The part of an RNA shown here (large-subunit ribosomal RNA, domain IV) has 345 nucleotides and comes from a metagenome. The RNAcentral record of the full RNA draws on SILVA. The prediction has a mean pLDDT of 87.
Context: one part of a larger RNA
RNA sequence: CCUUCGUCAAGGAAUUAGGCAAAUUAGCCCCGUAACUUAGGGAUAAGGGGUGCCUCUGCGCGUGGGCGAAAGCGUAGCGCGCGAAGGUUGCAACAAAGAGGCUCUAGUGACUGGUUAACAAAACCACAGGUCUCUGCGAAGUCGCAAGACGACGUAUAGGGGCUGACGCCUGCCCAGUGCCCAAGGUUAAGAGGAGAGGUCAGCGCAAGCGAAGCUUUGAAUCGAAGCCCCGGUGAACGGCGGCCGUAACUAUAACGGUCCUAAGGUAGCGAAAUUCCUUGUCGGGUAAGUUCCGACCCGCACGAACGGCGUAACAACUAGAGCACUGUCUCGACGAAGGACCCG
Numbered sequence: 001c002c003u004u005c006g007u008c009a010a011g012g013a014a015u016u017a018g019g020c021a022a023a024u025u026a027g028c029c030c031c032g033u034a035a036c037u038u039a040g041g042g043a044u045a046a047g048g049g050g051u052g053c054c055u056c057u058g059c060g061c062g063u064g065g066g067c068g069a070a071a072g073c074g075u076a077g078c079g080c081g082c083g084a085a086g087g088u089u090g091c092a093a094c095a096a097a098g099a100g101g102c103u104c105u106a107g108u109g110a111c112u113g114g115u116u117a118a119c120a121a122a123a124c125c126a127c128a129g130g131u132c133u134c135u136g137c138g139a140a141g142u143c144g145c146a147a148g149a150c151g152a153c154g155u156a157u158a159g160g161g162g163c164u165g166a167c168g169c170c171u172g173c174c175c176a177g178u179g180c181c182c183a184a185g186g187u188u189a190a191g192a193g194g195a196g197a198g199g200u201c202a203g204c205g206c207a208a209g210c211g212a213a214g215c216u217u218u219g220a221a222u223c224g225a226a227g228c229c230c231c232g233g234u235g236a237a238c239g240g241c242g243g244c245c246g247u248a249a250c251u252a253u254a255a256c257g258g259u260c261c262u263a264a265g266g267u268a269g270c271g272a273a274a275u276u277c278c279u280u281g282u283c284g285g286g287u288a289a290g291u292u293c294c295g296a297c298c299c300g301c302a303c304g305a306a307c308g309g310c311g312u313a314a315c316a317a318c319u320a321g322a323g324c325a326c327u328g329u330c331u332c333g334a335c336g337a338a339g340g341a342c343c344c345g
Base pairs, nucleotide, nucleotide: 001340002339003338004337005336006335007334008333010331011330014329019326027051028050029049030048031047036041038166052088053087054086055085057083058082059081060080061079062078063077066073067072089093101324102323103322104321105320106319107318108316109315113125114124129164130163131162132161133160134159135158141150142149143148167311168310169309170308172241173240174239177238178237179234180233181232185229186228187227191223192222196218197217198216199215200214203210204209242260243259244258245257246256269303270300281297282296283295284294285293
């Protein structure tokens, strides 16, 4: 010097990204216990007091010598438990071991649960609940070339898929584009259909030519599905939710007006936010001093309603801020112990 421990004057977070680490607290009994709340909780809230041993004594329970003719009573003794009073030792009486530090405010996620085996446990995943959609049973969906199997020995209060995520209050406008649904019309393939046309040659004709049947090469109307076009619907489907100019008797601002564009121009609620660039915005609080934090304001670069919005008791090895207690985290280091390092073998 390293690792693991022990102790420390005065101070007590000045350390540090951050009280990380350590310390404090700790069992049992009694007293006492706030906001808030989904009335269950919060709560071991917080905060106090007691705790050993000895003497004496009260009460309860058990056992029981004994008493009694018996039923039974149960007082001596013993055991157990709960107390009262007095005394007594020590620094200290749950004397060892073991054995919660606490409080306030905010964010996020309701919760218990699950997760990156071996750097991440979380605000991620799941969740009960909500909602949309598919599926009528040889179901939809999934696996398989198939047979077959799961779904399910289930049957729409069932099963599959998507999104959201307890609960409370709610969930606005846009169907122009894309998707899905609907069905009237238009268009449309193979196929069906076969009008007609060509070749060939029996025949007719002096010839030019005409030309049946068959065979063959073609082939028009007409009937043909989905799709596409078109007409509508649909947002807890994919998604989207404006600009400029002017205006009130101080100023400022603009309830109001004009105009352009759009499918429609962001409603409620929230807002410098896990979202705010400018920004350490401005004001207030807390501090002697606060780029963090809390409460407001709203000028939202670029919140916003199931990619849910806003709240919310309880819960959390979650995140941020503050305080009490406590401490070698620090001022600032010191000493001690064990094992290494080092020396010899």

It matches the Rfam family "Bacterial large subunit ribosomal RNA". Its family is annotated with structural constituent of ribosome and ribosome in the Gene Ontology.